Transfer RNA from Gopherus agassizii, 73 nucleotides, folded computationally. Model confidence (mean pLDDT): 81 of 100. Rfam family: tRNA. The family's RNA type in Rfam is transfer RNA. RNAcentral holds the sequence, with entries from Rfam. Lineage of the source: Eukaryota > Deuterostomia > Craniata > Sauria > Gopherus.
RNA sequence: GCCUGGUUAGAUCAGUUGUUAGAGCAUCAGACUUUCAAUCUGAGCAUCCAGGGUUCAUAUCCCUGGUCAGGCA
Numbered sequence: 001g002c003c004u005g006g007u008u009a010g011a012u013c014a015g016u017u018g019u020u021a022g023a024g025c026a027u028c029a030g031a032c033u034u035u036c037a038a039u040c041u042g043a044g045c046a047u048c049c050a051g052g053g054u055u056c057a058u059a060u061c062c063c064u065g066g067u068c069a070g071g072c073a
Base pairs, nucleotide, nucleotide: 001072002071003070004069005068006067007066010025012023013022027043028042029041030040031039049065050064051063052062053061
């Protein structure tokens, strides 16, 4: 320099086919328990790496850039 893949909640990930985003873990509260743990119930938490384009509508499609990983030279 070129190519490929990733980037979404605290962290690990899903979200395929465009119609305003989920899971378990963790956290907080409650129940249970003599207490803790375990278990059960509930709650909060991401305008989706940045900018632009297309579209009635984009995490999703297109372009440019950032960043991480791998490959080729």